[in-house]
Context: one part of a larger RNA
RNA sequence: GCCAGAGAGUUUAUUCUGUUGGCGAGGUUAACCGUUAAGGGAAGCCGAAGCGAAAGCAACAAGUCCGUAGUUUCGACAUGGGACGGCGUAUUAAUAAUGCGUGUAGUCGACAGGAUAAGACCCGAAGCCCAGUGAUCUAUGCGUGGGCAGGCUGAAGGGUGACGAAAGUUGCGUGGAGGGCCGAAGCGGUAUUGAUAUGCAAAUCAUUCGUGUGACCUGCGUAUAGGGGUGAAAGGCCAAUCGAACUGGGCAUCAGCUGGUUCCUCUCGAAACAUGUCGUAGCAUGACCUGGCUGGAGAUAGACGGUGAGGUAGAGCACUGAUUGGAGGAGUUGGGGGAGAAAUUCCUCACCUUCCUGUCAAACUCCGAAUUCCCCGUCGUCGAAGAAGGCUGGAAGUCCGCACUACGGGGUAAGCUUGUAGUGCGUAAGGGAGACAACCCAGACUGUGGUUAAUGUCCCUCAGUGUAGGUUAAGUGUCAAUACUAAAAGAUGUCCUAGGCCAAAGACAACUGGAAGGUGAGCUUAGAAGCAGCUACCCUUUAAAAAGUGCGUAACAGCUUACCAGUCGAGGUUUAGGGCGCUGAAAAUGGACGGGGCUAAAACCUACCACAGAUACCACAGACCACCGCAAGGUGAUGGCGUAGAGAGGCGCUCUGCAUGGGCGGAAGCAGGGGUUUAAGUUCCUGUGGACCGUGUAGAAUUGAGAAUUCUGGC
Numbered sequence: 001g002c003c004a005g006a007g008a009g010u011u012u013a014u015u016c017u018g019u020u021g022g023c024g025a026g027g028u029u030a031a032c033c034g035u036u037a038a039g040g041g042a043a044g045c046c047g048a049a050g051c052g053a054a055a056g057c058a059a060c061a062a063g064u065c066c067g068u069a070g071u072u073u074c075g076a077c078a079u080g081g082g083a084c085g086g087c088g089u090a091u092u093a094a095u096a097a098u099g100c101g102u103g104u105a106g107u108c109g110a111c112a113g114g115a116u117a118a119g120a121c122c123c124g125a126a127g128c129c130c131a132g133u134g135a136u137c138u139a140u141g142c143g144u145g146g147g148c149a150g151g152c153u154g155a156a157g158g159g160u161g162a163c164g165a166a167a168g169u170u171g172c173g174u175g176g177a178g179g180g181c182c183g184a185a186g187c188g189g190u191a192u193u194g195a196u197a198u199g200c201a202a203a204u205c206a207u208u209c210g211u212g213u214g215a216c217c218u219g220c221g222u223a224u225a226g227g228g229g230u231g232a233a234a235g236g237c238c239a240a241u242c243g244a245a246c247u248g249g250g251c252a253u254c255a256g257c258u259g260g261u262u263c264c265u266c267u268c269g270a271a272a273c274a275u276g277u278c279g280u281a282g283c284a285u286g287a288c289c290u291g292g293c294u295g296g297a298g299a300u301a302g303a304c305g306g307u308g309a310g311g312u313a314g315a316g317c318a319c320u321g322a323u324u325g326g327a328g329g330a331g332u333u334g335g336g337g338g339a340g341a342a343a344u345u346c347c348u349c350a351c352c353u354u355c356c357u358g359u360c361a362a363a364c365u366c367c368g369a370a371u372u373c374c375c376c377g378u379c380g381u382c383g384a385a386g387a388a389g390g391c392u393g394g395a396a397g398u399c400c401g402c403a404c405u406a407c408g409g410g411g412u413a414a415g416c417u418u419g420u421a422g423u424g425c426g427u428a429a430g431g432g433a434g435a436c437a438a439c440c441c442a443g444a445c446u447g448u449g450g451u452u453a454a455u456g457u458c459c460c461u462c463a464g465u466g467u468a469g470g471u472u473a474a475g476u477g478u479c480a481a482u483a484c485u486a487a488a489a490g491a492u493g494u495c496c497u498a499g500g501c502c503a504a505a506g507a508c509a510a511c512u513g514g515a516a517g518g519u520g521a522g523c524u525u526a527g528a529a530g531c532a533g534c535u536a537c538c539c540u541u542u543a544a545a546a547a548g549u550g551c552g553u554a555a556c557a558g559c560u561u562a563c564c565a566g567u568c569g570a571g572g573u574u575u576a577g578g579g580c581g582c583u584g585a586a587a588a589u590g591g592a593c594g595g596g597g598c599u600a601a602a603a604c605c606u607a608c609c610a611c612a613g614a615u616a617c618c619a620c621a622g623a624c625c626a627c628c629g630c631a632a633g634g635u636g637a638u639g640g641c642g643u644a645g646a647g648a649g650g651c652g653c654u655c656u657g658c659a660u661g662g663g664c665g666g667a668a669g670c671a672g673g674g675g676u677u678u679a680a681g682u683u684c685c686u687g688u689g690g691a692c693c694g695u696g697u698a699g700a701a702u703u704g705a706g707a708a709u710u711c712u713g714g715c
Base pairs, nucleotide, nucleotide: 001715002714003713004712005711006710011118012117013116014115015114016113017112018111019110020109021108022107023106026046027045028044032040033039050057051056060085063084064083065082066081070077071076086102087101088100089099090098091097121260122259124257128250129249130248131247132246133245139224140223141222142221143220144219145218146217147216148214150182151181152180153178157174159172160171161170162169163168186211187210188209191207192206194205195204226242228238229237230236263650264649265648266647267646268645273286274285275284276283277282288397290394294390298382299381300380302379303378304377305376306375308373309372314367315365316364320361321360322359325356326355327354328353329352331351333350334349335348336347337346338345339344401425402424403423404422405421406420407419408418409417410416430441431440432439445622446621447620448619449618450617451616455612456611457610458596459595460594464609466608467607468606469605470604471603477598478597489583490582493580494579495578496577497576498575499574500573501572502571510567511566512565513564514563516540517539518538521535522534523533546561550559551558624639625636626635627634628633651704654700655699656698657697658696659695660694661693662692669688670687671686672685673684674683675682676681
């Protein structure tokens, strides 16, 4: 891992509610007695009166009206229900007002669903406490034994010599000290971060390394025990267990935490919000879900019209505040500067003010929509087949939400965060978007056939190589939105629109020719002659020609341009705006429009016609649900997704009572096959098997497995 078997809302007591049954102003027994079964047993409990802290006081057998079911002589009556009134009591000065109660229904069982106490749906801690067992491992102490090859060094002291007056100094040899040195045994465990890594081994192997006469190593015996020991101290060690050992018990500890929780069908169907909380992984209450009851007439998501409400979007600058430039004005003003001896005066900037001009605002408004909202009317829709609203009771789940669109707050921004409204996912399948919770279409009872939606129609791949007109040359593109990044900036890319100017008295471009004279303008300069620089920029001849546009020279020269004429012969040039493209444009394996591929498209824009395409829509058949009906049957355009969850009805296993059946002429079980039900299931045949097994009804439950790192067994 697989298979088989086991495996989780139970039981008791109390209590609440509902349904059902008995009795009913009453109901019922408990212990116990009893032939164990009728019966007995009234102690007790609940109810029939409440109010008040208490003292205490103490209530409608119906007075008025409305009105559902129902009845009806169609006038009305009216159980249940409602409104008013009355009464009791507390408070009070009060007979006011207010609270509670009041015109009689309970009680005892059964069943179902909740709550509380218990292990309380099941499994799961780390742990705490109690009583014991451990020092054959290891820590330390004590007692008594054992062990340490060989070599090196050479302390004190002794001896002897030299020197010295002495104290003493010193040489040689002797001697053999040391938590001395090297290194077997022994003890250890440094590095390779080597080998090994289901190992030789739950700590080993190899090489290397430390120590190796000592605070040394070691045998045996013995002592210390769990909040305790022992510790040259690492929270180390105390039997492969130590920041509190092990064994048994309290213990099924507690767990707001994780995981799991077993048959079917039908009806409805959420929440992730608010408030409180030592509370934010929880809980309670409300909102939202669901079953039942009551109730008795209007309700209303839509459309149109009407009376009103409002200050948003936009816009504006009339107020408040911010803010550009210009013109004018006054000056008791302030700063700077100039003139003047000073008074004073002039210029400038600021301030103030008038006009013109250009801009902004959530907390500005002279203005001001669309949408929206209350109410009224009409239409539509729903409603006595019982709506809406309200009331009462049972019982949940939920309190991590998320996405898109619109509008906000925060943030540089975010698949960011925090709000409001709507829709969706959550709890929603189907078709489309390559794949893709939320985007687009569309809300799935079952089956068959057709028609469409979104989206598509060259091939993969169902359907157009469709029609008409444009654009793009970049493979731009082939991407509805989101996403796939792309901007500022730049360019004789190209198409379209609207202008200006020039043009058959000939434009633009190109080519040919001319481009002169006063004069080398004046100044400056070594020089300055159109062309270093400064000043001025005239006149003449002309078709035209600068006091000179650029190159050039030391300065001249030379080339060229403006300008003019000729040749040519039809548009040229410029401005603004728009469409589609271009550059800008960089990421790590080779690479993505889904791919192939596509260029008068299979790209983009515009118009149109076909076709494909879903569980949508339509038709037919069937089962269910709701409603009507005594039934047969009928109606549903306006019923059918569904997690948490609420409600309803069933299937099956085991056992019991009663009733009734089958079986050796073959029961159960097992294997294969056939039939049938919406399903759980059920039934028949054959083989095997060899003795028990059904059906109906009423009951009782250790009653249904695929999951729990589930348990046991097998493989």
A computed fold for a 715-nucleotide part of an RNA from Methanogenium sp. MK-MG, annotated as large-subunit ribosomal RNA, domain II. Its Rfam family is "Archaeal large subunit ribosomal RNA". Its family is annotated with ribosome and structural constituent of ribosome in the Gene Ontology. Model confidence (mean pLDDT): 80 of 100.